[in-house]
Context: one part of a larger RNA
RNA sequence: CUGGGCGUAAAGCGCAUGUAGGCGGAUAUACAAGUCAGAUGUGAAAUCCUGGGGCUCAACCUCAGAACUGCAUUUGAAACUGUGUAUCUUGAGUAUGAGAGAGGAAAGCAGAAUUCCUGGUGUAGAGGUGAAAUUCGUAGAUAUCAGGAGGAAUACCGGAGGCGAAGGCGGCUUUCUGGCUCAUAACUGACGCUGAGAUGCGAAAGCGUGGGUAGCAAACAGGAUUAGAUACCCUGGUAGUCCACGCCGUAAACGAUGAUAACUAGUUGUUUGGAGAAUUGACCCUUCAAGUGACGUAGCUAACGCAUUAAGUUAUCCGCCUGGGGAGUACGGUCGCAAGAUUAAAACUC
Numbered sequence: 001c002u003g004g005g006c007g008u009a010a011a012g013c014g015c016a017u018g019u020a021g022g023c024g025g026a027u028a029u030a031c032a033a034g035u036c037a038g039a040u041g042u043g044a045a046a047u048c049c050u051g052g053g054g055c056u057c058a059a060c061c062u063c064a065g066a067a068c069u070g071c072a073u074u075u076g077a078a079a080c081u082g083u084g085u086a087u088c089u090u091g092a093g094u095a096u097g098a099g100a101g102a103g104g105a106a107a108g109c110a111g112a113a114u115u116c117c118u119g120g121u122g123u124a125g126a127g128g129u130g131a132a133a134u135u136c137g138u139a140g141a142u143a144u145c146a147g148g149a150g151g152a153a154u155a156c157c158g159g160a161g162g163c164g165a166a167g168g169c170g171g172c173u174u175u176c177u178g179g180c181u182c183a184u185a186a187c188u189g190a191c192g193c194u195g196a197g198a199u200g201c202g203a204a205a206g207c208g209u210g211g212g213u214a215g216c217a218a219a220c221a222g223g224a225u226u227a228g229a230u231a232c233c234c235u236g237g238u239a240g241u242c243c244a245c246g247c248c249g250u251a252a253a254c255g256a257u258g259a260u261a262a263c264u265a266g267u268u269g270u271u272u273g274g275a276g277a278a279u280u281g282a283c284c285c286u287u288c289a290a291g292u293g294a295c296g297u298a299g300c301u302a303a304c305g306c307a308u309u310a311a312g313u314u315a316u317c318c319g320c321c322u323g324g325g326g327a328g329u330a331c332g333g334u335c336g337c338a339a340g341a342u343u344a345a346a347a348c349u350c
Base pairs, nucleotide, nucleotide: 004321005320006319007304008303012318014201015200016199017198021194022193023192025088026087027086028085029084030083031082033081034080035077036076037075038074039073040072041071042070049065050064051063052062053061054060091191092188093187094186095184096183097182098181099180103177104176105175106174107173108172109171110154115149116148117147118146119145120144121143125136126135162169163168206247207246208245209244210243211242215241216240220236221235222234223233258317259316260315261314262313263312266295267294268293269292270291271290272289273288274287275286276285299306300305323350324349325348332343333342334341335340
């Protein structure tokens, strides 16, 4: 190289955009680079193979042939790939008309609750636990009423429901803005798919500067428990959680399942849109498309299970795997303020 794999055994980059590259719809025609056929030249000898011959045989030696699967030149073929030209509409995109949505960004607003403050009522407890204690309270707590402050999060609706590439997104209103779906089939005419590098996005925690801080709460302190208790439980409590800007770039970033396209029984929910029939009408019924669930046939699978949202049958492109430990470590490089991230071995050992 050929070859085997990647849901759970080792293995799908966290996700996207996209450069090079790889691959690429239908028809006609030209060329002949790939491809195929013929011819010529060359492909040293020896070796190998086949058939003879010579040493008494054999090894060995020797003669002839074949072969040397290659390269070059030349003459042809034109199905396929390629290239050029012309055309097409089904892939892709555009247009027009509708539609749903916690998609994103900014600004403003609202009500419940916790906490704190002020004032009123009121009096001895409150709080907490398995039981307690630390703690708070006669300087008037807890409870209750009225007023005020401030921060964070948005009960019900709410759904295996929706949207987003992923991370993720949930009060209401406004502004700006991305994507998607359906219908029509008007326009462009292969404009496509994938994507090494690259670029962007990327939960939580963490970092820098400046704000903010109600609740919660690493660290920390105290009280318990216990043989001990650097814990679980309790009382406190600082970073942090929140905002702005800038870093970090990782997660069981999971569907542990790369992207795209085609094909391959059905049944049943649900979301959105269209068509038909019917109706007073929401429903209901039939049907088409797009999403999202539950089962299930063939098939696949080591089994579990997957099964038109495939892990089935195929094609293209990318990424990754090759016994366990050492180790996702060391060294070096790159990035980072740091924490560290990324790339990534070997000795040795079983």
Small-subunit ribosomal RNA, central domain from a seawater metagenome, 350 nucleotides, folded computationally. Its mean pLDDT, the model's own confidence on a scale to 100, is 86. Its Rfam family is "Bacterial small subunit ribosomal RNA".